A computed fold for a 478-nucleotide part of an RNA from an uncultured archaeon, annotated as small-subunit ribosomal RNA, 3' major domain. The coordinates come from a structure-prediction model, not an experiment, and the mean pLDDT is 81.
[in-house]
Context: one part of a larger RNA
RNA sequence: UGGCGGGGGAGCACCACAAGGGGUGAAGCCUGCGGUUUAAUUGGAGUCAACGCCGGGAAACUUACCGGGACCGACAGCAGAAUGGAGGCCAGACUGAAGAUCUUGCUAGACAAGCUGAGAGGUGGCGCAUGGCCGUCGCCAGUUCGUGCCGUGAGGUGUCCUCUUAAGUGAGGCAACGAACGAGACCCCUACUACUAGUUGCCAUCAGGUUCCAUCGGGAUGCUGAGUACACUAGUAGGACUGCCGUCGAUAAGACGGAGGAGGGAGGGGGCCACGGCAGGUCAGUAUGCCCCGAAUGCCCCGGGCCACACGCGGGCUGCAAUGGUAGGGACAGAGGGUUUCGACUCCGAGAGGAGAAGGCAAUCCCUAAACCCUACCUCAGUUGAGAUUGAGGGCUGCAACUCGCCCUCAUGAACAUGGAAUCCCUAGUAACCGCACGUCAACAUCGUGCGGUGAAUACGUCCCCGCUCCUUGCACA
Numbered sequence: 001u002g003g004c005g006g007g008g009g010a011g012c013a014c015c016a017c018a019a020g021g022g023g024u025g026a027a028g029c030c031u032g033c034g035g036u037u038u039a040a041u042u043g044g045a046g047u048c049a050a051c052g053c054c055g056g057g058a059a060a061c062u063u064a065c066c067g068g069g070a071c072c073g074a075c076a077g078c079a080g081a082a083u084g085g086a087g088g089c090c091a092g093a094c095u096g097a098a099g100a101u102c103u104u105g106c107u108a109g110a111c112a113a114g115c116u117g118a119g120a121g122g123u124g125g126c127g128c129a130u131g132g133c134c135g136u137c138g139c140c141a142g143u144u145c146g147u148g149c150c151g152u153g154a155g156g157u158g159u160c161c162u163c164u165u166a167a168g169u170g171a172g173g174c175a176a177c178g179a180a181c182g183a184g185a186c187c188c189c190u191a192c193u194a195c196u197a198g199u200u201g202c203c204a205u206c207a208g209g210u211u212c213c214a215u216c217g218g219g220a221u222g223c224u225g226a227g228u229a230c231a232c233u234a235g236u237a238g239g240a241c242u243g244c245c246g247u248c249g250a251u252a253a254g255a256c257g258g259a260g261g262a263g264g265g266a267g268g269g270g271g272c273c274a275c276g277g278c279a280g281g282u283c284a285g286u287a288u289g290c291c292c293c294g295a296a297u298g299c300c301c302c303g304g305g306c307c308a309c310a311c312g313c314g315g316g317c318u319g320c321a322a323u324g325g326u327a328g329g330g331a332c333a334g335a336g337g338g339u340u341u342c343g344a345c346u347c348c349g350a351g352a353g354g355a356g357a358a359g360g361c362a363a364u365c366c367c368u369a370a371a372c373c374c375u376a377c378c379u380c381a382g383u384u385g386a387g388a389u390u391g392a393g394g395g396c397u398g399c400a401a402c403u404c405g406c407c408c409u410c411a412u413g414a415a416c417a418u419g420g421a422a423u424c425c426c427u428a429g430u431a432a433c434c435g436c437a438c439g440u441c442a443a444c445a446u447c448g449u450g451c452g453g454u455g456a457a458u459a460c461g462u463c464c465c466c467g468c469u470c471c472u473u474g475c476a477c478a
Stems, first nucleotide, its partner, number of pairs: 001478002003475003007472006016462002020426005027318008035309002043054002065304005071298001075117004080111001087107003091103003121293002124291003130287001132282003135278003142181006148157003160173004186271005192238007201228002205226004209221001211220003241264001244258005320419001324378007336367003341360002345356004385416001390411007432454008
C1' cells in the first nucleotide's frame, strides 16, 4: 500500500429486508442440463455471472457423432510408362445401390500417388500462448495526473472532516492548488404547445353520388371533389431552470411544503457507460501462434444418431374452475412484415384445407386481435373443470414425416381438489391478466425480441437478514 475480520462507524439497493401483489417448489406436458443407456446418443457452458444458453425450434442438409461405401497429393526428387499411362464401358459377380472392385476384354492416345519430401484441408488440441467480441463486479462512484508540501524511503497529501446529492453531485473547512477519465452534460423515443406541409392520411364545413333505414321533418354511409378545421404524419421552434412563494438549514449547497403549469425538482423510458479485476466465456462465428493428423483426425454420398429413459435438477406452458366453462351475437389496438411474397373476395369442404382470384414492391392493398360487453345454459360435481394419453379417418410442407413434423374431425378421456422445507420477481400505466407481430423458417413456437389492450395492492421506510461503497481499527496474510 492492499486484502481479510462471526471489529467499529457512516451511507445505499425490491438482483436486500419490511408492508403488500403474483409465482416457482405438488400434477400433466414442453424445453435445457446431469446421470444412465447406446454403434453413436458430437462438442462447449457449471454459484450469483452454466442449465428455452452457443440466436442451438437438428426429419435430409445443418452435423462436428456412429455404421457402410466412394474421392483427393500444388511443387520437387526417385521408380514406372507406346512392351499402352490417366480415363471410359456392354454383360455377369459382389453390393442397400454402384466399372468402386473382380471376370472377360474392348476403347483411348500421354502422362503419371508406387516410394520419399512437401502441401491443400482439418468444427483436431491448447481461451493457461492470443486478437476481437461478450459477461460480471457495476441499477457501482469510483480511477488517476501536473505542480507544490510532508516522509531517508515504499508512499502520503489532494481523494480527508461537516452538511448535502442518484453521483469524488455540490457547499463550507483544510498544505494544498488545479486538471483528466468516469457521473452529469450529450443522443434517441415519449408527455404539452405553436408554426410549416397535405398524399397514400382526415372529413367539421360546402357541392355531388351510392346503398340502407324511415314516423316523409329526415337520418346513416368518406364513396368523389373542394377543403386541410379536428386528428394523423414529420420537420422546425418553444417549454422546466428549485425560476417564484413559505419553512428549515450556516446567510451556503440543499431538503420539505405550496402556486402556476401538459409536465416539478434527474418528468418517464432507452442509448452510451471509467482505471481495472475475475488467467471469467468463446480456437465451434471469423482471425491467429504453437502442437498434432495428412491418404486420414481431409472431403463426398446413403442410412442412423443428436429426439434413447429405472431416475435427479433448472426454466416454462396448461390447469386444478363460477372473478369460471360452453354456445350465439356485438366492439375497440399498436408495432411490425409482405413479390419463389401478403393474399381481400367468390365457390367447394363439417374442419384442417382446396380451386380460382382483385389489389399491393405499400400512410394506398393484405396479414389483423384477445381479454371485454350482451343473451342463454351449466350449479360445486373430478363436473359441460382440466386436457395428458391412445385408437381411427383426413389435410399441409417437403425428394422424403417409420425412427422423428405440424394441423383438423370423431372417439378416448389420465394426473390434478392451490402444492413441505425452501425460493424467485415486482413500487405505476409498474405487477398481474389478455392477445398481436416479428426472428428462426420449406414445414414446425409453450422460446426469444418487440407491440399494444385491461389494469391492482402496499412502502415512500430501515440496515435486522443477503450484499455493495466509503472512513476507521486489529492482523501470525501478500